Molecule: transfer RNA
Organism: Coprobacillus cateniformis
RNA sequence: GCUCUCUUGGCUCAAUGGUAGAGCAAUUGAUUUGUAAUCAAUGGAUUGUAGGUUCGAGUCCUAUAGGGAGCU
Numbered sequence: 001g002c003u004c005u006c007u008u009g010g011c012u013c014a015a016u017g018g019u020a021g022a023g024c025a026a027u028u029g030a031u032u033u034g035u036a037a038u039c040a041a042u043g044g045a046u047u048g049u050a051g052g053u054u055c056g057a058g059u060c061c062u063a064u065a066g067g068g069a070g071c072u
Base pairs, nucleotide, nucleotide: 001071002070003069004068005067006066007065010024011023012022013021018055026042027041028040029039030038048064049063050062051061052060
């Protein structure tokens, strides 16, 4: 230098172009003499960034940042 791949709540990961979810974690409540465990509930994402296509984009296209792999 070229090619491929990943980036989504605090963490790990989902999501056929049609209201972004799950587990763990956090908070609150119940339970307990108390803690843990268990049960119930609540909050937290403008999907790496900037544009474009579309009635509608996490998803498609372009550029770009960062991480990883390969080739030279």